The RNA shown here (Bacterial RNase P class A) has 367 nucleotides and comes from a Pseudomonadota bacterium.
The model forms 93% of the base pairs in the Rfam consensus.
The prediction has a mean pLDDT of 77.
Rfam family: Bacterial RNase P class A. About the family: Ribonuclease P (RNase P) is a ubiquitous endoribonuclease, found in archaea, bacteria and eukarya as well as chloroplasts and mitochondria. Rfam links the family to the GO terms ribonuclease P activity, dimeric ribonuclease P complex and tRNA processing.
The sequence was found by an Rfam model in a public genome assembly.
RNA sequence: CCAGAAGGCUGGACCGCCGCCGGUACCGCAAGGCACGGGAGGAAAGUCCGGACAUCAUUGGAACAUUGGUACCGGGUAACACCCGGCGAGGGCGACCUCAGGGACAGGACCACAGAGAAGAUACCGCCUUUGUGCUUUCGGGUACAAAGGUAAGGGUGAAAAGGUGCGGUAAGAGCGCACCGCGUAAGUGGUAACACGGACGGCAUGGCAACCCCUACCAGAUGCAAGACCAAAUAGGAAGUUCGCGGCGCAAGCCAGCCUUGUUCCAGGGCGAGGACUUCGGGUUGGACGCUUGAGCUGGUGUGUAAACACCAGCCUAGAGGAAUGACGGUCUAAACAGAAUCCGGCUUACAGGCCUUCUGGUUUU
Numbered sequence: 001c002c003a004g005a006a007g008g009c010u011g012g013a014c015c016g017c018c019g020c021c022g023g024u025a026c027c028g029c030a031a032g033g034c035a036c037g038g039g040a041g042g043a044a045a046g047u048c049c050g051g052a053c054a055u056c057a058u059u060g061g062a063a064c065a066u067u068g069g070u071a072c073c074g075g076g077u078a079a080c081a082c083c084c085g086g087c088g089a090g091g092g093c094g095a096c097c098u099c100a101g102g103g104a105c106a107g108g109a110c111c112a113c114a115g116a117g118a119a120g121a122u123a124c125c126g127c128c129u130u131u132g133u134g135c136u137u138u139c140g141g142g143u144a145c146a147a148a149g150g151u152a153a154g155g156g157u158g159a160a161a162a163g164g165u166g167c168g169g170u171a172a173g174a175g176c177g178c179a180c181c182g183c184g185u186a187a188g189u190g191g192u193a194a195c196a197c198g199g200a201c202g203g204c205a206u207g208g209c210a211a212c213c214c215c216u217a218c219c220a221g222a223u224g225c226a227a228g229a230c231c232a233a234a235u236a237g238g239a240a241g242u243u244c245g246c247g248g249c250g251c252a253a254g255c256c257a258g259c260c261u262u263g264u265u266c267c268a269g270g271g272c273g274a275g276g277a278c279u280u281c282g283g284g285u286u287g288g289a290c291g292c293u294u295g296a297g298c299u300g301g302u303g304u305g306u307a308a309a310c311a312c313c314a315g316c317c318u319a320g321a322g323g324a325a326u327g328a329c330g331g332u333c334u335a336a337a338c339a340g341a342a343u344c345c346g347g348c349u350u351a352c353a354g355g356c357c358u359u360c361u362g363g364u365u366u367u
Base pairs, nucleotide, nucleotide: 001363002362003361004360005359006358007357008356009355010354012333013332014331015330016329018327020039021038023036024035026033027032041338045349046348048347049346050345051344052343053224054223055222056221059268060267061266062265063264064263067220068219069218070217071216072086073085074084075083076082087101088099089098090097091096102215103214107213108212110208111207124155125154126151127150128149129148130147131146132145133144134143135142136141163181164180165179166178167177168176183202184201188197189196190195228290230288231287238281239280240279241278242277243276244275247256248255249254258272259271260270261269297316298315299314300313301312302311303310304309
């Protein structure tokens, strides 16, 4: 100097003159006035995940079932499918990147086309043996066709076809046998663990796929700020229909049958013992303040830790609209993308012009 990788910051500023929303102090009966100071994001987007908070539900036990989620090991966190660090597999010269990373011998489905055959599935071309027939013969045999048997080493198809190379063996072949690889693995060693090294011994190997159904282990109540609680006001304690049930004993109290008890069944407990469930039409209310912003908050420092993060100390307060507030005009600099809060927070994903910073990798050149 060129090309890359990982991480981070910024993403309009200032002045003038009017305007909008909140806060604090003062004045004012009030309306309001005046002064000071504050007022959209790194993603506010998606609504994907986890919570805080709120209300409702949940009698206990056992068994079975249903829906959704997670899935290598360890750590972090309020929690998570998030983050950090490792292990393994794959990609890259490398810095680094990616992984929906348990199970294919529990079972099922699928693997187009091609091919003989796509899972213990197969013989298309071939190779070998025997028999028969024809031709030929130097009488050893050779050759063509057909049938029966053997074979999966050679060739072909395919993304993938019963491990690779070599030697032996065979009628021809085959892990049939052997050597070396490869595959599975014992003892042992290291590591918290996933796992790595190791390699006695062994069968010489039952393809792929589970973001196909499925199996295994673990986790999960529902709804959500239009949650929810309060004040004020008003109306019609409205009308109609369907269905299940309304039983027995007792003077009564009460007891029994029966019904209900929020996935199903059983046991126990509780309630009811006469009501329960469902549907249609119609009426009133749309007002007010609250929830509403001090937080699992932010910034700086010290310490622990590989890190995520945690602890301690000091400092800071930083939007709360309510059909939805930050705008218009003028000037200077210049420079510009994606894009606007609605209960709040931790993440993930997606969008983003330009500028800047840090660390690392590869290459070239010079010294």